Notes: A computed fold for a 264-nucleotide RNA from an uncultured Thermomicrobiales bacterium, annotated as Bacterial large signal recognition particle RNA. Its Rfam family is "Bacterial large signal recognition particle RNA". Rfam classes the family as a non-coding RNA gene. From the family's description: The signal recognition particle (SRP) is a universally conserved ribonucleoprotein involved in the co-translational targeting of proteins to membranes. The coordinates come from a structure-prediction model, not an experiment, and the mean pLDDT is 75. It was read from a public genome assembly, where an Rfam model found it.
[in-house]
RNA sequence: UCGUGCUAGAUGGGGAGCUAGCGAUACCCUGUAACCCGGAACUCGCUAUACCGGGAUUGAACUCCCUCUCGAGGUCCGACCCUAUGGAACUAACCCUCUCGUGAUGUGUUGAGAGCAAAGUCCUGCGCGGCGGUGCGCUCCGAACCAGGUCAGGACCGGAAGGUAGCAGCCUUAAGGAGAAUGCACCGGGUGUCGCGGGGUCGCUGGGCUUGAGCUGAUCGUCUGGGGAUAGCCACGGGGGUACGAUCGACGGAGGGUGCACGA
Numbered sequence: 001u002c003g004u005g006c007u008a009g010a011u012g013g014g015g016a017g018c019u020a021g022c023g024a025u026a027c028c029c030u031g032u033a034a035c036c037c038g039g040a041a042c043u044c045g046c047u048a049u050a051c052c053g054g055g056a057u058u059g060a061a062c063u064c065c066c067u068c069u070c071g072a073g074g075u076c077c078g079a080c081c082c083u084a085u086g087g088a089a090c091u092a093a094c095c096c097u098c099u100c101g102u103g104a105u106g107u108g109u110u111g112a113g114a115g116c117a118a119a120g121u122c123c124u125g126c127g128c129g130g131c132g133g134u135g136c137g138c139u140c141c142g143a144a145c146c147a148g149g150u151c152a153g154g155a156c157c158g159g160a161a162g163g164u165a166g167c168a169g170c171c172u173u174a175a176g177g178a179g180a181a182u183g184c185a186c187c188g189g190g191u192g193u194c195g196c197g198g199g200g201u202c203g204c205u206g207g208g209c210u211u212g213a214g215c216u217g218a219u220c221g222u223c224u225g226g227g228g229a230u231a232g233c234c235a236c237g238g239g240g241g242u243a244c245g246a247u248c249g250a251c252g253g254a255g256g257g258u259g260c261a262c263g264a
Stems, first nucleotide, its partner, number of pairs: 001264006009058003012030004020047005035055005064257006073248004078244001080240004085235003090232003094227003100221001103220002106215002113211004119205003122199006128192002131188006138179004147172004155164003
């Protein structure tokens, strides 16, 4: 070096999950030349030599083992985005409040601010006016009979003279109705550029007098304290997915390593 027969090993691996931990089944990824039967999520088997039991094939290398590389895919943390609830130390905004006239704005010698005395505004009484209502008064209408006057005709009494009641008509009126107007009386008020009196307040308003330069803070600003919780922020949760980071890591690639017996 070659041949024959064996043995270790191999006949998938990984992620998540479960678990004190390991492996397996169910999920996902990768991948195939990727053995068979039985077991198992209200699990199954085991304990650092960490699936168990039985069988089969292959076998020292394309196939087994180690290292490096590549990197599908998974997981995790933080950051990022959206969002529920709660909080109130800080920032911004908002609301209330306090200080400041030294900033802005406005105003002021055509008089700021201050002071003084009156008036009005407020309450109340009276008068006058006005308005409204009621009554009286005024005008008109208004009674088949049971209202008045006059009562034709007719009726009744009477010898007559004459008398009596009285319908219709006409005139008028009562109750009642309508109207005009404001003549009188009374009553009322969300009544008045009206008059007189009493009370009250110095807050406001328009004037007057004195003085003579500032005044103005619920317009901005400044500043004190408070508020709610809009955004940032803090606390504790939920969701999202890409990029970064961490971790595990299949397939692939490169390098290296690994027997025994017999014979030539």